[in-house]
Source information: Predicted 3D model of a 91-nucleotide RNA (THF (Tetrahydrofolate) riboswitch aptamer) from uncultured Anaerococcus sp. The coordinates come from a structure-prediction model, not an experiment, and the mean pLDDT is 76.
């Protein structure tokens, strides 16, 4: 000098959930973690409180079950993108 390497973030596919409302998403309040190490702003996660707020439908035998649909919906797995400071690591 050049590259490596997080939490996450868009997209696909897959298997789920819910739709008798959970889950997303705001808003407070608090907690651990965060490129290999150390700290530490941003970002996410997690609990706990408020407001807010939906797309059902067909078969069937109410439910339940199938289906096909919904939900700013979970996981996973490819890909693509990804940490300012000091040190470190490859060339």
């Nucleotide at each position: 000098c050049a590259g490596a390497g997080u939490a996450g973030g868009u997209a696909a596919a897959g298997a789920g959930c819910g739709u008798a409302a959970a889950g997303u998403g705001u808003c407070a309040a608090g907690a651990a973690a965060u490129g290999g190490g150390a700290a530490g702003u941003u970002g996410a996660u997690c609990u706990u409180g408020a407001a807010c707020g939906a797309a059902a439908g067909u078969u069937u035998u109410u439910a339940u079950a199938a289906c096909u649909g919904c939900g700013a919906u979970u996981c996973u797995u490819u890909a693509u993108u990804g940490c300012a400071u000091c040190c470190g690591c490859u060339g």